[in-house]
RNA sequence: UGCCGAAUCGCGUCGUCGUCUGACGCGAGCGGGGGAACCACUGGAGCUUCGGCUCUGAGGGCGAAUCGGAAUCCGUAGCGCACUCUUUCGGCGCGAGCCCGUCAGCUAACCCCGUAGGCCCGAGAAAGAGA
Numbered sequence: 001u002g003c004c005g006a007a008u009c010g011c012g013u014c015g016u017c018g019u020c021u022g023a024c025g026c027g028a029g030c031g032g033g034g035g036a037a038c039c040a041c042u043g044g045a046g047c048u049u050c051g052g053c054u055c056u057g058a059g060g061g062c063g064a065a066u067c068g069g070a071a072u073c074c075g076u077a078g079c080g081c082a083c084u085c086u087u088u089c090g091g092c093g094c095g096a097g098c099c100c101g102u103c104a105g106c107u108a109a110c111c112c113c114g115u116a117g118g119c120c121c122g123a124g125a126a127a128g129a130g131a
């Protein structure tokens, strides 16, 4: 000076002679979850005297990060790349991790939560529009 990401900005209190750093709060913006009506959903296999029985499978959230294959590997849905958006060609990379705890479909009102962390030193080209 920029990139991924919601993760930015402002105010107050404590402390101090005062300021800064710091700690604790509040608000705005941005992001996420829960939560009516209506609608949707009611697992699978086998047996059955059709009453039921046996075996088997949990479910959900953040995120691009899902799925397949003898799975440390190769692919893949999907995601990111320098003023912004759209289109085209080419190139490089990611395709993780974590959380809830037997409970949650959608969902107006309403309620709750987060506002971190990590990285780069040449970042391709063309057309149109904008700044």
Stems, first nucleotide, its partner, number of pairs: 002119003008028007029115006039105001043056005059100004067075003078094004083130007
Molecule: c-di-AMP riboswitch aptamer (ydaO/yuaA leader)
Organism: soil metagenome